[in-house]
RNA sequence: UAAAAAUAUUGGCAAACUUAUAGAAAUAUAAGGACGCAAAGUUAGAAGUCGAAAGAUUAAUAAUAAUCAAAGGUGGUUCGACUGCUACG
Repeated sequence: UAAAAAUAUUGGCAAACUUAUAGAAAUAUAAGGACGCAAAGUUAGAAGUCGAAAGAUUAAUAAUAAUCAAAGGUGGUUCGACUGCUACG
């Protein structure tokens, strides 16, 4: 360093849902609540995915609708980076 098998401690986190708040929205935070997780710890570097309020363009008498690059989110989508606990070697 790689693979397989066995054993095992203290514990940790918290899905859906509900309530409140923020936001145009995706969603986030807090409390309750546990579907699950051996990194379901931190991180938005790469990819995937969600997201159209303002802005631009097009159509339309108007209301409005569609498209668009970007701002935003997701770490419990995947990979990467950093870090932590236990047992054996």